Context: one part of a larger RNA
RNA sequence: CUGGGCGUAAAGCGCGUGUAGGCGGGACGGUAAGUCGGACGUGAAAGGCUCGGGCUUAACCCGAGAGCGCCGUUCGAAACUGCCGUUCUUGAGGGUCGAAGAGGAGAGUGGAAUUCCUGGUGUAGCGGUGAAAUGCGUAGAGAUCAGGAGGAACACCCGUGGCGAAGGCGGCUCUCUGGUCGGCAUCUGACGCUGAGACGCGAAAGCGUGGGGAGCGAACGGGAUUAGAUACCCCGGUAGUCCACGCCGUAAACGAUGGUCACUAGGUGUAUGCGGUAUCGACCCCGCAUGUGCCGCAGCUAACGCAAUAAGUGACCCGCCUGGGGAGUACGGCCGCAAGGUUAAAACUC
Numbered sequence: 001c002u003g004g005g006c007g008u009a010a011a012g013c014g015c016g017u018g019u020a021g022g023c024g025g026g027a028c029g030g031u032a033a034g035u036c037g038g039a040c041g042u043g044a045a046a047g048g049c050u051c052g053g054g055c056u057u058a059a060c061c062c063g064a065g066a067g068c069g070c071c072g073u074u075c076g077a078a079a080c081u082g083c084c085g086u087u088c089u090u091g092a093g094g095g096u097c098g099a100a101g102a103g104g105a106g107a108g109u110g111g112a113a114u115u116c117c118u119g120g121u122g123u124a125g126c127g128g129u130g131a132a133a134u135g136c137g138u139a140g141a142g143a144u145c146a147g148g149a150g151g152a153a154c155a156c157c158c159g160u161g162g163c164g165a166a167g168g169c170g171g172c173u174c175u176c177u178g179g180u181c182g183g184c185a186u187c188u189g190a191c192g193c194u195g196a197g198a199c200g201c202g203a204a205a206g207c208g209u210g211g212g213g214a215g216c217g218a219a220c221g222g223g224a225u226u227a228g229a230u231a232c233c234c235c236g237g238u239a240g241u242c243c244a245c246g247c248c249g250u251a252a253a254c255g256a257u258g259g260u261c262a263c264u265a266g267g268u269g270u271a272u273g274c275g276g277u278a279u280c281g282a283c284c285c286c287g288c289a290u291g292u293g294c295c296g297c298a299g300c301u302a303a304c305g306c307a308a309u310a311a312g313u314g315a316c317c318c319g320c321c322u323g324g325g326g327a328g329u330a331c332g333g334c335c336g337c338a339a340g341g342u343u344a345a346a347a348c349u350c
Stems, first nucleotide, its partner, number of pairs: 003322004007304002012318001014201004021194003025088007033081002035077007049065006091191001092188003095184005103177007110154001115149007125136002162169002206247006215241002220236004258317006266295011299306002323350003332343004
């Protein structure tokens, strides 16, 4: 490269926006680049192939023929692709009326609890464990009551509930703001899909500067356990965890399952909206759409399992894999303050 693959065997980029490129709905007309056909030119000889012939045969040699992926010129065809023009509404987008939501950012605010401080009551223990000890306490602890300070997180509601592209998002109120869904079929008229590079977002930990610090708590100190115990358990405890701004750019960033579209039995929950039936009205009941679960047929799968939220059947685009170790390493490049990240081999070996 041709293939075959990517839930768990190697393999889906953590996620999005989007450039180039690739691919792209219905109708009519035109064109003739791709495409298809004819003719002509060219496609040297040798070799190979077929037929025939010459050396006693063969190898070898001779003759003839077919053939020669292509390419060029010219004449034609117009279904498909392309291109040009006109047009359509179902794809896509807009409008309008509604709807739900821990979607995002900022500001404010509430109660419970922990800790600390002050004061009251009160006296000998408290705490902790498998059992203890370190620790705290007669300078009055623990318990209990009142007041105060401060930081962080939001019990119940809470739900295989909701929202978000992913990471992720949970007290309450206000301001700003993104997306989604449903009804109407009013407008635009293919405006679409994907997306190499690029750009942005991106848990936790970590880094820089400044703040903050209640609880928790790497490191560290002590007490236990143990043969030892650089651990598991206990008493303390710094960074950190929190805030602002700036970096880092990783993860079992997982559904270990890229995105979009179409098609392919059903059953049963649940969330939101709409319609119908019924009713005074709502609920119940029936139906549609979107999301989220479970079960299950065909089909698929090595099996497990998946099964309209596909891992089924197809189309388009991107990413990735190609035996194990060496190694996600070395070297080089790029990025970073650093930690390191990213791209990514070979020798050798089985």